[in-house]
Context: one part of a larger RNA
């Protein structure tokens, strides 16, 4: 100087992004515990006092022979019980130490806030969380060969169950509540209309040629049948169109001018536009850019914190909304007690660098 441990005046977090670290505290007993609350809890609350030996004295258990009572049972019965023996208690006095849970091993506490209901799961090797689950809620499928999954197609899971079931989706105790849109996606419903394949169906066409016309003898026409291509009308699912329903289905929830006898602001009216214009709660928030907003509170001083305000760039109601005891190695303020964090550093133990060998 590096690693681990010990102690420190005076000062206590001045240190630091943060009390990282480290110290407090910690066992049993007794007294006493607050707001809050889902009346369990919060609570080991907080906060106080006590422990050590030695002697005396006093209950109280337990086991217990002597003895003593008791019997519908005469028993290896029941009760009671000195003395002794064994546990614990309480009161008195006394002793010693710095110091009696004398070593070791044993919470530090309080309060405001933000998530997330709790216990629980998690990124085996950088994340244990506010992330996942979660009881609870809601909605959609499923009448049994259910539905839904198995992709190597098939005697399998669901299930040896049966709508109080089993799948699938969102949300997440609880408490108080979940507003307005169904124009667009999406889903269920409906079948009249209009589209619509494949098939059916065969009007009409087209090629071929027995024959027939016609010729200037080269060759023009016309053409049954049969065979071949080819095709209109007409019939005809589902779906789409079309009619309704649905949002705890994806989803979405305005703008502009103007007005009130100070100003300010607009309860008010007037206008576009729309499927409807954001209700209750909340709001500078885990969400505010401007921003360290603004006010108050804590501080000598406070971009965080906490309590209002509302101008919400770009909250908002099961992609929940506001709450909200108890819980949290969770995340942000503040205290009180502790302390080498630190003023500022020093000193010892061990192990190593390092020097010689």
């Nucleotide at each position: 100087c590096c690693g681990u441990g010990g102690u420190u005046a005076a000062g206590g977090a001045a240190u630091u992004c943060g009390g990282c670290a480290a110290a407090u505290u910690a066992u049993c007993c007794c007294c006493g515990u607050a707001a809050c609350u889902u009346c369990g809890g919060g609570a080991g609350a907080u906060g106080g006092g006590g422990a050590g030996c030695c002697g005396g004295u006093u209950g109280g258990c337990g086991u217990g022979u002597a003895c003593g009572c008791c019997c519908g049972u005469g028993g290896c019965g029941g009760c009671g019980g000195a003395a002794g023996c064994g546990c614990g208690g309480g009161c008195c006095g006394g002793c010693c130490g710095c110091a009696g849970u004398g070593a070791a091993g044993a919470g530090g506490c309080c309060u405001g806030a933000u998530c997330g209901a709790c216990u629980g799961u998690u990124u085996a090797c950088u994340a244990a969380a506010a992330a996942c689950a979660c009881a609870g809620g809601u909605c959609c499928a499923u009448g049994c060969u259910a539905a839904g999954c198995g992709u190597g197609u098939u005697u399998g899971c669901g299930a040896a169950g049966u709508a109080u079931a089993u799948g699938g989706a969102c949300u997440g105790a609880c408490g108080c509540c979940u507003g307005c849109c169904c124009g667009g996606u999406g889903c269920c419903g409906g079948a009249a209309c209009g589209u619509u394949a494949a098939g059916g169906g065969g009007a009409g066409g087209a090629g071929u040629u027995a024959g027939c016309c016609u010729u200037g003898c080269g060759g023009g026409g016309c053409g049954a049948a049969g065979c071949u291509c080819u095709g209109a009308a007409c019939c005809u699912a589902a779906g789409c169109g079309c009619c309704g329903g649905u949002a705890a289905a994806c989803g979405g929830c305005g703008g502009u001018g103007g007005u009130a006898a100070c100003u300010a602001u607009a309860a008010c009216c007037a206008u576009c536009c729309u499927a409807a214009g954001g209700u209750a709660g909340c709001g500078a928030a885990a969400u505010u850019c401007c921003u360290u907003g603004u006010c108050g509170g804590g501080u000598a001083a406070g971009u965080u914190c906490c309590g209002a305000c509302c101008c919400g760039c770009a909250c908002g109601a099961a992609u929940g909304g506001c709450g909200u005891a108890a819980c949290g190695a969770a995340u942000c303020g503040g205290g009180c007690g502790c302390u080498g964090u630190c003023u500022c550093a020093a000193c010892c133990g061990c192990g190593g660098a390092c020097u010689c060998g």